[in-house]
RNA sequence: GGGUAUUUAGCUCAGUUGGUAGAGCAAUUCGCUUACAACGAAAAGGUCAAUGGUUCGAGUCCAUUACUACCCA
Numbered sequence: 001g002g003g004u005a006u007u008u009a010g011c012u013c014a015g016u017u018g019g020u021a022g023a024g025c026a027a028u029u030c031g032c033u034u035a036c037a038a039c040g041a042a043a044a045g046g047u048c049a050a051u052g053g054u055u056c057g058a059g060u061c062c063a064u065u066a067c068u069a070c071c072c073a
Stems, first nucleotide, its partner, number of pairs: 001072005007066001010025004019056001028042004049065005
């Protein structure tokens, strides 16, 4: 330098045909307990890597850029 894949909650990951963004774990609050753990309940937490485009509507489609991994040279 060329190519492929990945980027979504604090972490690990889903997200179907483009139609209100989710799960588990962690953390917070409450219950239970003498207390802790376990268990139960509740609530919070997201510029879907960035910018632009297509569309009535984009996490999803298109272009460019960035990061990471791998392959080729």